[in-house]
RNA sequence: UCAUUCGCUAGGCAAACUUACCGAAAGGCAAGGGCGCAAAGUCACCGGCCUAAGGGAAACCCUAAAGGAAACUAUGGCAGCGGGACUGCGGCA
Numbered sequence: 001u002c003a004u005u006c007g008c009u010a011g012g013c014a015a016a017c018u019u020a021c022c023g024a025a026a027g028g029c030a031a032g033g034g035c036g037c038a039a040a041g042u043c044a045c046c047g048g049c050c051u052a053a054g055g056g057a058a059a060c061c062c063u064a065a066a067g068g069a070a071a072c073u074a075u076g077g078c079a080g081c082g083g084g085a086c087u088g089c090g091g092c093a
Stems, first nucleotide, its partner, number of pairs: 006090001012037002017032003021028002035080001041086003045083003048078003054073002061068002
C1' cells in the first nucleotide's frame, strides 16, 4: 500500500416516539430521543414496497340527468427491503 475482517479503541450515523415546519398523502426537514448500524455514506439503474394530488374507458354502486364514487394509475416517495453503481473513517489481527 492492497484485499479480507469488525473481537477491541477513537470518532460517526440515528429506529420507534415527541414537538415545530413543508407536503393531498406517502414522506421529508430541524430539535429532542436511541432501536439498531462497519458503509444506516451517495445514486431510484433492476426487483420490491408505500402513497394517489392529477388522470380515470368499461363493469359494479349512488343519481331523473349532468355528474359523483370507485377499481386502476407515479409524473410523488422509501437507499434503515434485496441486488447493482460510485466513494470512504479507525485501530487490532